This is a predicted structure of a 694-nucleotide part of an RNA (large-subunit ribosomal RNA, domain II) from a Candidatus Omnitrophota bacterium. Its mean pLDDT, the model's own confidence on a scale to 100, is 85. Rfam family: Bacterial large subunit ribosomal RNA. Its family is annotated with ribosome and structural constituent of ribosome in the Gene Ontology.
Context: one part of a larger RNA
Parts: sequence; structure tokens; C1' cells
RNA sequence: CCCGUCGAGUUAAUUGAUUAAGCAAGUUUAACCUGUUACGCAGGGAAGGCGAAGCGAAAGCGAGUCCUAACUAGGGCGAUGGAGCUUGAUUGAUUAGACCCGAAGCCAGGUGAUCUAUCCAUGAGCAGGUUGAAUCAACCCUAAUAGGUUGAGGAGGACCGAACCGUAGUCUGUUGAAAAAGGCACGGAUGACUUGUGGUUAGGGGUGAAAGGCCAAUCAAACCUGGUGAUAGCUGGUUCUCCCCGAAAUAUCUCUCGGGAUAGCCUCAUGUGAUUGCACACGGGGGUAGAGCUACUGGAAGGACUAGGGGGCUCACCAGCCUACCGAAUCCUACCAAACUCCGAAUACCGUGUGUUUCAGCAUGGGAGUCAGCCUAUGGGGGAUAAACUUCAUAGACGCGAGGGGUACAACCCAGACCUCCAGCUAAGGUCCCUAAUAAUAUACUUAGUGGUAAAGGAUGUUAAGUUGCUAAGACAGCCGGGAUGUUGGCUCAGAAGCAGCCAUCAUUUAAAGAGUGCGUAACAGCUCACCGGUCGAGCGAUUUAGCGCCGAAAAUGAUCGGGGCUCAAGUAUAUAACCGAAGCUGAGGAUGCGACAGUUCUACGGAACUGGCGCGUGGUAGGGGAGCGUUCUGCAGUAGGAUGAAGGUGCACUGUAAGGUGUGCUGGACGAGGCAGUAGUGAGGAUGACGGG
Repeated sequence: CCCGUCGAGUUAAUUGAUUAAGCAAGUUUAACCUGUUACGCAGGGAAGGCGAAGCGAAAGCGAGUCCUAACUAGGGCGAUGGAGCUUGAUUGAUUAGACCCGAAGCCAGGUGAUCUAUCCAUGAGCAGGUUGAAUCAACCCUAAUAGGUUGAGGAGGACCGAACCGUAGUCUGUUGAAAAAGGCACGGAUGACUUGUGGUUAGGGGUGAAAGGCCAAUCAAACCUGGUGAUAGCUGGUUCUCCCCGAAAUAUCUCUCGGGAUAGCCUCAUGUGAUUGCACACGGGGGUAGAGCUACUGGAAGGACUAGGGGGCUCACCAGCCUACCGAAUCCUACCAAACUCCGAAUACCGUGUGUUUCAGCAUGGGAGUCAGCCUAUGGGGGAUAAACUUCAUAGACGCGAGGGGUACAACCCAGACCUCCAGCUAAGGUCCCUAAUAAUAUACUUAGUGGUAAAGGAUGUUAAGUUGCUAAGACAGCCGGGAUGUUGGCUCAGAAGCAGCCAUCAUUUAAAGAGUGCGUAACAGCUCACCGGUCGAGCGAUUUAGCGCCGAAAAUGAUCGGGGCUCAAGUAUAUAACCGAAGCUGAGGAUGCGACAGUUCUACGGAACUGGCGCGUGGUAGGGGAGCGUUCUGCAGUAGGAUGAAGGUGCACUGUAAGGUGUGCUGGACGAGGCAGUAGUGAGGAUGACGGG
């Protein structure tokens, strides 16, 4: 992992609602007793309960009563208006293990020191080699000690190193040879050493050269049994079918934030009967968007004017003058505001009327689920006008929604799937091939594969439309020629001669020529330009707007528009016609819910069932409601049936909208339906489910 079997809302008491039945102003027995065809019925049993009367704290009074000293007053709760009781079923609640499985844990009583920790008793073990303490002896030395030399000696938590004990490192092993080992290598190895046997200490306790270590592969409190089905606001799982409706992820409170309660939103029943929604018309209030501010409160740029201040001059004081400084107020020009408003929409909201409505609304009661939402668009706050960010509001989608498009893609675009069909029309989006449908038509643009990713900015790309200047009295470009004189203008300077710098920038000759546009020289010189003439012979410049392109343009495995491929496109713009294209719409057949009808049958006269066409529906998670299928056992039932073959098993055929049903072949070898009622250990693919098999 697969197969098989088992495997989860039960039972009791009390109680609410719905529903069925019996009796009814009543209803009902409990324990218990008697009988019996004997564990279920029948009869008895009125104690008790609920109901039929309430009010008051109560005495008490009573269709009333209480409050008040009192009342014909007023107020509260009642009556006037009769429906309950018992039992069954369904569905909730409460108490119990309460749908099932699952802790870590807590407590009690016991069992353990054959592992291991300490200790006690009694035994055992430590190859070989090395060092050479005390002490002693002899000799030397000393007054004597001390001291020295040699020898003997054999100490030590001494040294090296096997057994033995251990494990700092590393490799292997890691479904191992092994639930801790093996290889290499290393530490101790006469000691606080190692070890055999027997014994001691026990669970909030022991033991511990102390690591929270060890106490039988278990230790921040052992193991076993019990309390025990501990508790689990947590995770997982929860078994047949079809039909109708169908959410929420919000508010408030919460030792509350992944839990709950109440409300909101869903469903069912009963009641009400247009009260709802939408459209139109009319009537309302508003202070948002926008706008405005010499209409306030504030902000804020430039200018004018100016009180005051700073600085300077003058000044004994008073005063005065100046100021490219600061500057209130005022004025002019142009502005800004969520917490500004002289103004001020669209929507939205409230109300009235009319129309329409199988959409709804409202009330009471039964049952829920929901309290992690998410994306997109729009209006905001936070952030950086960042985030698949965060937090509100309005709408849609997803959630709970399939289908078509978007290459793929919950949310985007189109569109809401009852079933069947080898029929038709369309939506979004498409129509060269992959790939269904025009290499469609017409007019333009684009040359960049732009299309098929991006900005500020840049550019004789190109197309279209303007404005303006020059031009046959010859423009623009090219070529040929001129480009002069006073003068080297003045100043400055070593020099300054058109061309370092400052000032001025005139005049003359001219067809024209700057007191000089740029190179250049130390300064001159030289080249060139402006400007003019000639040659040539037709357009040439400047500028604005718009379309499409170009550059700007760098990323990590191999590229690409989905791919191939595309250039009077298969790109872009505009216009037109046709086609394709979905579970949309239509056509044909069928099923079913609801509504108003018609008919038939039945009727307890309330209605129910069936048939027929018509109208509107039939996506769906949590969840509510409805209708069914199948299994076990019981009663009718010792039933029908059954050795001429039951149940069960296994094929096949037929049949029903589904769960399913029926027939039959083979197998099997003795039981056993259907129907009508009941009953429950009643339906498995999931629980890292249990057990068995593979």
C1' cells in the first nucleotide's frame, strides 16, 4: 500500500415545541393487589399530579383583588372571550462518559537495587622492565653535631608497558553483525585500583568525587494495578438515495481575540394579506465632490506703500537725514486647507401618489450554521499616492459556481449547468498553419519584427496639417573673385596691430567689406567668416501641431509573440460585410417544485388523490425542511413457497429518477419470502483506525 471483517448522535430521567391517538371541564394513575394461556396482558388501586380562578408579602377576600384612613376616583395583575389531561413518535435543551478515538498528567495501594549508585561482610587479581626516598653499614670529615663518598636497602594516589579497567579523537556501521558495536589510535595500570559471591538503602523516596546522573533497554519524580470512559474551548474521523430552500466570515459584551452569548444573515410552521421590491411623478432636509476666499479661521509667493525695529551719519537734549536690512497693518497680482466656507451638485436617504409584483415584507414560535475571509473596481486613512501590504466604506466575483475566452491561471471578460439530442442562433473572444471560422473588402500609416514590456531626455526617421521669410529684379548649396582706407581707434601693457582685458564702436572709398565670426603670432604676419560681384537656374530656409516609428534599454541553466511563421501583414488606425464560437438563447422529447385553472373519483364536507394543458422555476458548501430505498429481529406465521432444490455464493438478462428491484444459468444443500405493522448493535473508502490475510 491492497483485500476482507469490525468500526462513531445511544440509553435513562426531567423539560420545550411540533405531530398522532384516547377522553374531555376534566384527565391520568404510581407503588401495590388479584387473575391468567405467565414476564406480557386483563381487572382493581384516586394516594398524588396537571387543568378548570384570581389577587395580595400575608392574614385574607374572591370575578375580582392589591395599593390608600377612606371612596361611587385612579393605577397594577386578573375575569368577561372555556381546553385541557394522558400516552406514542419526531426534533431540541438539561443532567449523566452523552457522537467516536487521542494526551502530557494528578492521586491511592502495591512490586522492584539479578542493570546501575553508595555502603557493609568475605574472597580474588595486577606479565615484564625502570627509577632508587627513609633507614642501616663502612670510610672521610667535625671538639661533637652537621656534611660528604661508597655499599646495603626497597619507598611512591612514582615511571614505561601487557592482562584488567576505561574511552579524548577519527573511520566504518546507521532497515547495523550489535536497540551503543567494530577498526585505528588513546588514558589508568600497587591504587581515591579492578573484580567474584552474599547483603543494605525505595519513589517527592533512595543513591550521587554533582552529569538532574543512576534506581532492570524506562527518570526534572520508576514500574504495576486502581480512581478511569480523568479532562482536552484542540487535531482527526463520523457509513444509503433523491427533492425544495440556502447562509456567514459583521455589531456588542466576554481572563476575550482559532472559544462563547445576544443581535444580524438561512430554514420550517402558523398568522397577517401588499404592508415589500422596482419604475415614474411630486415634496423634503443636507454641507460631501467641485469651487471659492476683499465671506470667516488659518497658511502662503511676488510687488507697492508703510507703523515699528536693526545699522550708519549728525547730535548736550529734543529732533533730523540716509539705508540693495527685517517688517505688522493696508493695497495690487497669483494661490492653498481632513479638523476653513459667501457657495454647492450628482447619487444616496425620508415621505406621498400611481403602476407592477408566484420577487417580497411583517409578527409569533421550532431548528441552525456563521464570529480566520479573499481578490478586483471605485472613495478614503496608514505606508513611500511601496507591497499578492494594512485598515474602513460602496459594488461585483470567489468563498458555495460548473461552461466559453484570457497559452497555462479561485477573483479579470462573457455567461449562471434539471436530464437527453451526430439540430439551429449568438456573447466575450476570434477567423494563415498548429486550431473551429475571410491569406475578406476599402482607404491610409509603420520598416522598427515596432507590433511582441518602461521614463525623463535626445535626434535633418517618416506621414499629414498649418504659420512665416527669401526667391527669374535669379533665392538656397557649390565654384571663381573681392573682403579695402583713416588705423597699430583710445586706454592698458615688455608687447596688445580686428581677435588677453577696459572704453568707444565713428568716418571714408565703395558693388561690398564688423574699429571685426573663428583659427593663428611673443607681437606682427598668415588662413577664414560676416558682407558684395560673377557663374548656375528653381525652389530654399525658420517655426508650430498631430500620427506612426528611432535611441535612451544591463542578470544570472536555452531561447521565443502560446509556437510555426508574418512586412501594400497574418502589424496599426478607420469603415464595412460574412463566418466561427459556451452547459447562454432557440428547437424536439422527458422529469420534477410551485401557482392559478379545468375535469374525474373519494369525502369526516374542511378537503384529498389522480388526469390535462398553461405560467414561473429546478448551480450550490455550512445548514434547515420533505420524501424514500435497503439490512437485523418480532407479530399475523407451524403463512405462500421449498430435495422437481430454501438461504447464501457467482455469472447473465430485464427494469426503476436514485438508494434499488425482478427473472434466470451454475454452485449450494435446508430453510423461508412478499404484504401490513413494529424493532434496532441498521448502511464505510478514509479516523498516521482495530484485527486477519497478501